[in-house]
Molecule: small-subunit ribosomal RNA
Organism: Deltaproteobacteria bacterium
């Protein structure tokens, strides 16, 4: 100064979120085991499995101080026939054997046991104890035996038989007998009344006088000895203890109710036996008991504690080693011996199994310690000693001890050490990485200066030893210097481990590091392989071509002689919740009620004192845990001491509280008066409407019933309508979230009966109360069952329609059923998905029944109050919706139910039903989830509002022809590659005959067709022509040519060669990427800040109400601004104006060859820069005094004027690696370059996008008119000439408001065809040219003559377009040597029609539903196919447990017993008593027959179930899921499922109605 101290979470359902929930993971711990890998001590631990079977050795012997008897080898001696005998020593040894003790302990297992097994506390007045200790007595007389031994036999053996002889602390008879027991009395205390105890008084029953040492007083032999004495050990009879047992009692001790009833010696009593002892332990009688829901009886698993893991506890798990109890010793049954056993190393007996056998009979029992084989994922040495501890025995000495200590083997486990320390940067090498720069391994090595633990080697060298002999002192006993106990001193002597710990030297950094892991949870990252392979993997999840996840490398992180994996347990798990949860929708409130048991329960008075609560005593073993301290160097260990050990038991004491007793009280709860409200119930009659039927009347040709039809009824008179009858079932209005009633239900009026609730009064009882496990009862449909009864409705059927199909929905008919009566069923979304009772806690407004007040009275109203029943909301509670005096608030009692998802409300078993089925209720298997509520999207065959050539209302096409064009397809040696709804398809391609070209097919090059750079030769530079082979490329040769700078040495540069780095790829990945595009869409959206509301996801601003081409304005608002998008700033066109005037331009003048030619001019057009203009300004109206909108005015133009450009946030892994850029990855005499020729032009088809027609609004032919934009020197090219013409030849003017393409053309005039395959139409094909071009075969384009197809306006279907548009005429332009029906321009003529927004399809907002978030091209049900799984049923086969009849009946014990044996005692000698055997009864183990009960295995078929990328059939369900869903039930059906009946909102959407809130 103590014994305290200690509580984390994480991934995983979702597009997110919040919650509820299951999974899953970090921690620790193990008798562990299995990979990989290992240096050393210490201390511990080590068949968890086959209680499964052993070989072989040892594990309990011991006493000679209990008796008797007694060797051998060997050796001394002696003999000696030399074989060998005697005697002594060994030795009174060894073996054996009578006899005690010991063997009941120690050691092992954990099979069995759910038990008084075991723990804990008691009881034993119901008992016993060897050996020990105490104390008191006593240890006399006597007797017959059996073994060993000896002989004789059996037998292979084990063993054994008969005869004989003997000893005892063996065995047997007798004596004494206090006390103790027993039996009969007596007396007194205490008592649970059962007894127990003290005193007593009669009777009964016992011994080893032995064994050693001693002594010799006394007696007898007499060296000494014996009797005796006397010490010790032993005996016997008692007393008390102590230790051990045995027996009893309360408590407490797993799981199953799919085990609910169990019991005949049962339960009791009487007696008797019987045990040490209590008791049905066990017999006879007698009674009919007894146990059980506080869980009997079955069944299953199971040794229990201390303790041990874990846990903050509280618990949960376990029960190795240590320690206490219990069982058990091959199985099974049995006694005997003994203090003690029903006996692990004992015996009978019976059953398996090994083993010996001479076949006749024997033997054995490791769950002792050590082996062995076997099983098994796995568990040690056939090791030393008894030195030390304990035990047996024994007077000791010792002797036995596989108990034990010690060693050996195992990283099996906890603890400790070590593998080196300091220094060292050129940050070597080397290996990874790399953005090429470097980084990092990294002071890490090396190097350089030290240290040596452990190891190895040498050499010292304990501790663990107390004791025991022997001697000597000296104490106790005692007569005693014997003995014998102690003490003390000498001497001696004892260690398995072991020459061990431990010290000292010697020696060198020397001999000593792994292993797991690195996507997140979780500490730790890159390279490369590899491509849903191969493999991780604990969840969740990696892997399909750039993998931190796979597999290998560097590098890193954790532990470390260990590391990791498996399995297990507890934690985390508040995820069974005492501590510490919950049921309205997430899993959970029974359909309701009555009412047992139980639980719980007003206000007071006394008493009690059970619970409770204090104290104290008694226990709670030890070890363990924890606390101080102590020994191994330290820790592990390991000792001491202490707290602890939460329990139980006792006794004292407290008396609020709970409980009992008791007396009272009234407020709980009842009773009675009185009064009113009600579809409360149950029977019985009565009405009236409609339906439908019948009869009859009128009437005629339909009717009916659908989307639209048919079946069907009808001229045999129907629908329709009037009269009349009949029958049956429900009762319109009223009628209302209005009554009742426990629920399910309860609706016409009437009477009768009959329950319950309210209201008000006073009265009376005096807790009678609340809830309710089992129990009993009601319980809506729909079913059943009998017998009725049947109008309508209407399952099953029929038929008819819809569809693909229709076993539906619609329609036409129709039967059970619906209705009554009995009787059954006994379920529902039986829902308010809220179980029942009390109490408490603001409001506010409805409505049903009741009392009461005020006012003179009566009614209203209005105010208070009681009981119902509803709406909105405060607190408060919920995950959220929501709940909110009717609770889901805030407490309290009891009941019920839950405990991931699907298997499943289902098998099996059990109870109930006539069936249907009902109720009660699993597992295996499988998932990582399965939910609930709420966000934000998306969809919806939901709603609402609005846009948009979206529809309608039009005009003109496509789709039909031929023909271009581009696709697919096919084909090809290639027909190069890409785009693929819309948004590929006249697209990439603004133009493929060589080229392009990326393809093919041959030919030919390899540092290369091009880029940098380096070595190294070579230079006459470069460069240019030429020849020769080739089809070029290419390949060989010839020549001309001879620059630049200089310091004269050379340099620079370029070219050939030759090597090396590298080039080069239209290969690959647009799913690795940048860019750039398309689309949704010029759609009006998209978003942030701050604030604010929500737990949160998110809301709010972005909703509302106007309004707009607009989130474009304006008002309102928990918002407030503010950003990217709209709009507006640009651009082009419409009006003016200024300013400029040539190549425009001409109006006025002049000239004129009549063209703005020319002189002039710049007014005008026009060109090209600046301006201006239009903003809802102005007026009038509506509107909200707004913002806008309509009207008008004036204007060149009016409400963005037309039209470009512009394209929010983001969508499609949208489009491109073949424009370009790129990461990666293949390729590198080729996937790369270069030639040639081919091909991209193929053609049976298909499609899309276009030209060009099909004809008179027109062809043709002949004359005439009027644009814009635009291009032009490698060029546009005029005029004139030639050609029919394409085009040729000219060669002026034009670098361009100058010239030139350039003719516009539809149109206007006139003329001509006259409805035909045509003077429409031009394909097609012959012929014959022109032009580009090196070259027009494949494969160009025009032009001429000739030919003259399909084609007469287009099927389902389907595009464009809202005006200077469409439609319809030409014109240019880009690419381009040539080549346009295409594209991009431009300008001429130049319309119709829009009522509207119901539909289609696209958007935009608000809202609503959702089971959908790769978002409806979503989700997602069943049947049938296949394939693995697990399970149930099933004719039967098989085991295992067990009950019940019987049959059997071993050993045993008990009993009985005349015969058959018998030593002890008696004896009259005959026998008796007694005692053995044999036998018979009872009991009873195996075993055996029959029949049952549980429970497994297996089983041919079968029956759902699950699971399983890409099978079939359909479309149930999630929206109004296209028929609203669901839930019971009943019938149908391939399948989801449909149909009927009753119910439920967990039902969209629209209208009404009610109620709330505001005002």
């Nucleotide at each position: 100064a103590a014994a305290c101290u200690g509580g984390a979470g994480a991934g995983u359902u979702u597009g997110a979120u919040c919650c509820u929930g299951g999974c899953u993971c970090a921690g620790a711990a193990c008798g562990a085991a299995c990979g990989c890998u290992g240096g050393c001590g210490g201390c511990g631990u080590g068949c968890c499995u086959a209680a499964g079977a052993c070989a072989u050795g040892c594990a309990a012997g011991u006493c000679g101080u209990g008796c008797g008897a007694g060797a051998a080898a060997g050796u001394c001696a002696c003999c000696u026939u030399c074989g060998g005998g005697u005697g002594g020593c060994g030795a009174g040894u060894a073996a054996a054997g009578c006899g005690g003790c010991g063997c009941a302990c120690g050691g092992g297992u954990g099979a069995g046991u759910a038990a008084c097994g075991c723990g804990u506390g008691g009881g034993u007045a119901a008992u016993c104890u060897g050996c020990c200790u105490u104390c008191g007595g006593g240890u006399c007389c006597g007797g017959g035996a059996c073994a060993a031994c000896u002989c004789c036999g059996g037998g292979a053996a084990a063993c054994u038989g008969g005869a004989g002889c003997u000893a005892a602390u063996a065995c047997c008879g007798g004596a004494u007998a206090a006390g103790a027991c027993c039996a009969c009395g007596g007396c007194g205390u205490c008592u649970u009344c059962g007894g127990a105890c003290a005193c007593u008084g009669u009777g009964g029953a016992a011994a080893a006088a032995g064994g050693u040492g001693g002594c010799c007083u006394c007696u007898u032999c007499u060296u000494g000895a014996a009797a005796g004495c006397u010490a010790c050990c032993g005996c016997c009879c008692g007393u008390a203890g102590a230790u051990g047992a045995g027996c009893c009692c309360g408590c407490g001790u797993c799981c199953c109710a799919u085990u609910a009833g169990c019991u005949u010696g049962u339960u009791g009593g009487u007696g008797a036996g019987g045990u040490a002892a209590c008791g049905g332990c066990u017999c006879a009688c007698c009674a009919a008991g007894g146990c059980g829901a506080c869980u009997a009886u079955g069944g299953g698993u199971a040794g229990c504690u201390g303790g041990u893991c874990u846990g903050a506890g509280a618990g949960g798990a376990u029960g190795a080693u240590c320690a206490g109890c219990c069982a058990c010793a091959c199985u099974g049954g049995g006694a005997c011996u003994g203090a003690g056993a029903c006996a692990c190393g004992g015996c009978c007996c019976a059953g398996a199994c090994u083993c010996c056998u001479a076949c006749g009979g024997g033997a054995g029992g490791c769950a002792g310690c050590a082996g062995u084989g076997g099983g098994g994922a796995a568990u040690a040495u056939u090791g030393g000693a008894c030195a030390a501890u304990g035990g047996g025995c024994g007077c000791a000495a010792g002797c036995c001890u596989g108990a034990u200590c010690c060693a050996g083997c195992a990283a099996u486990g906890c603890c400790g050490c070590g593998u080196g320390u300091g220094u060292g940067a050129a940050g070597a090498a080397g290996g990874c990485c790399u953005u090429c720069g470097g980084g990092u391994u990294g002071u890490a090595a090396a190097g350089c200066a030290c240290u040596u633990u452990c190891g190895a080697c040498c050499g010292g060298g304990a501790a663990g030893a107390a004791g025991g002999g022997c001697g000597c002192g000296g104490g106790g006993u005692u007569a005693a210097c014997a003995g014998c106990c102690g003490c003390g001193c000498g001497c001696u002597u004892u260690g398995a481990c072991g020459g061990u710990a431990c010290c000292g030297g010697u020696u060198g950094a020397a001999g000593a590091a792994g292993c797991a892991c690195c996507g997140g949870c979780u500490a730790a990252c890159u390279c490369c392989g590899u491509g849903c392979c191969a493999g991780c993997a604990g969840c969740c999840g990696c892997g399909g071509u750039a993998a931190u996840a796979c597999g290998g490398a560097g590098g890193g992180u954790g532990c470390a002689a260990g590391c990791g994996u498996u399995g297990u347990u507890c934690g985390a798990a508040a995820u069974u919740a005492c501590u510490g949860g919950g049921c309205g929708u997430a899993a959970a409130g029974a359909g309701c009620g009555u009412g047992u048991a139980g639980g719980c329960g007003g206000c007071u008075u006394g008493g009690u004192c059970a619970g409770u609560c204090g104290g104290a005593u008694g226990u709670g073993a030890a070890a363990u845990c924890c606390c101080g301290g102590g020994g191994c160097c330290c820790a592990a260990c390991c000792c001491c001491g202490g707290a602890a050990c939460u329990g139980c038991a006792u006794c004292c004491g407290a008396u609020a509280c709970u409980g009992c007793c008791u007396g009272g009280c009234u407020u709980g709860a009842g009773u009675c008066u009185c009064g009113g409200a009600g579809a409360g119930g149950a029977a019985g009659g009565c009405g009236g409407a409609a339906u439908u039927c019948c009869g009859g009347g009128u009437g005629u040709a339909g009717a009916g019933g659908u989307g639209a039809a048919a079946u069907u009824c009808g001229u045999a008179g129907a629908u329709a309508u009037c009269c009349g009858g009949a029958g049956g079932a429900a009762c319109a209005c009223c009628a209302g979230c209005g009554g009742c009633g426990a629920a399910g239900g309860c609706g016409g009026c009437c009477u009768u009966c009959u329950g319950g609730a309210c209201g008000a009064u006073g009265a009376c009882u005096g807790a009678c109360g609340c809830u309710g496990a089992g129990a009993c009862g009601c319980g809506a449909a729909a079913g059943c069952g009998u017998g009725g009864g049947u109008a309508g409705c209407a399952a099953a059927c029929a038929g008819g329609a819809u569809u693909a199909g229709a076993u539906a929905c619609c329609c036409u008919g129709g039967u059970a059923g619906u209705c009554c009566a009995c009787g059954c069923c006994g379920u529902a979304a039986a829902c308010g998905u809220u179980g029942a009772g009390u109490g408490c806690u603001g409001g506010a407004c409805g409505u049903c029944g009741g009392a009461g007040g005020u006012a003179u009275u009566g009614a209203c109203c209005c105010c208070u109050u009681c009981g119902g029943u509803g709406u909105c909301g405060g607190a408060g509670c919920u995950a959220a919706c929501g709940c909110g005096u009717u609770a889901a608030g805030c407490a309290c009692u009891c009941c019920g139910c839950c405990u991931g998802g699907g298997g499943a409300g289902u098998a099996c078993g059990g109870c109930c039903g006539c069936a249907a089925g009902g109720c009660u209720a699993a597992a295996a298997c499988u998932c990582a989830a399965a939910g609930g509520a709420a966000u934000u999207g998306a969809c919806g065959g939901g709603g609402g509002c609005c846009c948009g050539c979206a529809c309608a209302a039009g005009c003109g096409g496509u789709g039909g022809a031929g023909c271009a064009u581009g696709u697919g397809g096919u084909u090809u040696a290639a027909u190069u590659c890409g785009a693929a709804g819309c948004a590929a398809c006249g697209c990439g391609c603004a133009g493929a005959a060589c080229c392009u070209u990326a393809c093919c097919u041959g030919g030919g090059c390899u540092u290369g067709a091009c880029a940098u750079c380096u070595u190294g030769g070579g230079u006459g530079a470069a460069u240019c022509u030429c020849c020769u082979g080739g089809a070029a490329a290419c390949a060989g040769g010839a020549g001309a040519g001879u620059g630049c700078c200089u310091u004269c040495g050379g340099g620079a540069g370029c070219c050939c060669c030759a090597a090396g780095a590298c080039a080069g790829g239209u290969g690959c990945u647009g799913c690795a990427u940048g860019g750039c595009u398309g689309u949704c869409g010029u759609c009006a959206g998209c978003u942030c800040g701050u604030g604010u509301c929500g737990u949160g996801a998110g809301g709010u601003g972005u909703u509302g109400g106007g309004u707009u081409a607009a989130g474009u304005c304006c008002c309102g608002c928990a918002a407030c601004g503010a950003g990217c998008g709209c709009a507006a700033c640009c651009c082009c066109u419409g009006c003016c104006a200024a300013u400029a005037g040539u190549u425009g331009c001409c109006a006025u003048c002049a000239g004129u060859u009549c063209g703005g030619c020319u002189g002039g001019g710049c007014a005008c057009u026009c060109u090209a820069u600046u301006g201006g203009g239009a903003c809802u300004g102005c007026c009038g109206g509506u509107g909200u005094u707004a913002a806008a909108c309509c009207g008008g005015a004036g204007g060149a133009g009016g409400g963005u004027g037309g039209g470009g450009a512009u394209g929010a946030c983001g969508u499609c892994a949208a489009g491109u690696c073949c424009u370009c850029a790129u990461g990666g990855c293949c390729u590198u005499u080729a996937u790369g370059c270069c030639c040639a020729g081919g091909g991209c032009u193929a053609c049976u088809c298909a499609c899309g996008u276009g030209c060009u027609a099909c004809a008179a609004u027109g062809g043709c032919c002949g004359g005439g008119a009027c644009a814009g934009a635009c291009g032009g020197c490698c060029g546009c090219g005029a005029a004139c000439c030639g050609g029919c013409a394409a085009c040729g030849g000219g060669g002026a003017g034009c670098c361009a408001a100058u010239c030139c393409g350039a003719a516009a053309a539809a149109c206007c005039c006139g003329g001509u065809c006259u409805c035909a395959g045509u003077u429409c139409g031009g394909a097609u094909u012959g012929g014959a040219g022109u032009c580009u071009g090196c070259a027009a075969c494949u494969c160009g384009a025009c032009u001429c003559c000739a030919u003259g197809a399909a084609g007469g306006c287009g099927g389902a279907a389907u595009c464009g377009c809202u005006a200077g548009u469409a439609a319809u005429c030409g014109c240019g332009g880009a690419u381009c040597a040539g080549c346009a029906c295409g594209c991009c321009g431009c300008g001429g003529u130049g319309a119709a029609u829009a009522c509207g927004u119901u539909c289609c399809c696209g958007g935009g907002c608000c809202u609503u539903g959702u089971a959908c978030a790769c978002a409806c091209c979503g989700c997602c049900c069943g049947u049938c196919a296949c394939a693995c799984c697990a399970c149930g049923a099933a004719a039967g086969c098989u085991g295992g447990c067990u009950g019940a009849a019987c049959c059997a009946g071993a050993a045993g014990g008990c009993g009985g017993c005349a015969a058959c044996c018998c030593a002890a005692c008696c004896u009259u000698c005959g026998g008796g008593a007694g005692g053995g055997a044999a036998u018979c009864g009872c009991c009873c183990a195996a075993g055996g027959u029959u029949u049952g009960g549980c429970u497994g295995g297996u089983g041919a078929u079968u029956g759902g179930g699950g699971u399983g990328a890409a099978g079939u059939c359909g479309u149930a369900a999630c929206a109004a899921g296209g028929u609203a869903g669901c839930c019971g039930u009943a019938g149908g059906g391939g399948a989801a499922c449909c149909u009927g009946u009753g119910g439920c909102u967990g039902g969209a959407u629209c209208a009404c109605c009610u109620c709330c809130u505001u005002u």